[in-house]
RNA sequence: AUGUUAGUUUUCUAGGGUUCCGCGUCUCUUUUAGGAAGAGUCGGCUGGUCCGAGAGAAAACGCGCGUCCCACUGACGCGUACACGGAGGGGGAAAAGCCCGGGAGAU
Numbered sequence: 001a002u003g004u005u006a007g008u009u010u011u012c013u014a015g016g017g018u019u020c021c022g023c024g025u026c027u028c029u030u031u032u033a034g035g036a037a038g039a040g041u042c043g044g045c046u047g048g049u050c051c052g053a054g055a056g057a058a059a060a061c062g063c064g065c066g067u068c069c070c071a072c073u074g075a076c077g078c079g080u081a082c083a084c085g086g087a088g089g090g091g092g093a094a095a096a097g098c099c100c101g102g103g104a105g106a107u
Stems, first nucleotide, its partner, number of pairs: 007061006015051002020048002022045001023043002026040006062080007082102001084105001088100003
């Protein structure tokens, strides 16, 4: 300097915003006043729905090796390492540790 590889899926979490729900402010309508109900505006507001990790967790499968069986087939055990990281763009309701991306870059 170049090349190859570092598995897949599900559930959950860190995190994320605001479609929908809820909550709050304000306005209007109904109501005898209050209260309550309905509609609309504005507000991420602890939350529910929703999105969600290569470098977070768990599980299943897959893969590799070994033993048993050995006709087919399967069972059991071990392993599945390491991993600092912009800006910008995408996404779509919107944003993000999502995607571009084990990228650019750094050691």
This is a predicted structure of a 107-nucleotide RNA (Guanidine-I riboswitch aptamer) from Paenibacillus sp. GP183.
RNAcentral holds the sequence, with entries from Rfam.
The prediction has a mean pLDDT of 80.
The organism belongs to Paenibacillus, within Bacteria.